[in-house]
Model confidence (mean pLDDT): 79 of 100. Predicted 3D model of a 77-nucleotide RNA (c-di-GMP-I riboswitch aptamer) from a Nitrospirota bacterium. It was read from a public genome assembly, where an Rfam model found it. The organism belongs to Nitrospirota, within Bacteria. Rfam family: c-di-GMP-I riboswitch aptamer. From the family's description: GEMM was predicted in a large-scale screen for bacterial structured RNA regulatory elements. Gene Ontology term of the family: cyclic-di-GMP binding.
RNA sequence: UUCCGGCAAAGCCAAACCAUUUGCAAAGAUGGGGCGGAAAGCGGCGGGUCUUUGGUGAAGAUGGCUGAGCUGCCGAA
Numbered sequence: 001u002u003c004c005g006g007c008a009a010a011g012c013c014a015a016a017c018c019a020u021u022u023g024c025a026a027a028g029a030u031g032g033g034g035c036g037g038a039a040a041g042c043g044g045c046g047g048g049u050c051u052u053u054g055g056u057g058a059a060g061a062u063g064g065c066u067g068a069g070c071u072g073c074c075g076a077a
Stems, first nucleotide, its partner, number of pairs: 004075003012037002017032006035064001041070002045067003048062006
């Protein structure tokens, strides 16, 4: 280093809700907040779910729904 592990330590992220704001909407951003998380870091590659559209079609959202991928901290047990 890799594999493996994450109970230790140092850290990290941040649910619901509230305020402001963006959006047709789902939902997002900032600040507060703290339910939780071992990748709750990243990208919509696959699946699922949600929204818009009169319908087909299409567009968008969700990574804290899920499968994998890439990258990162520690080596206490």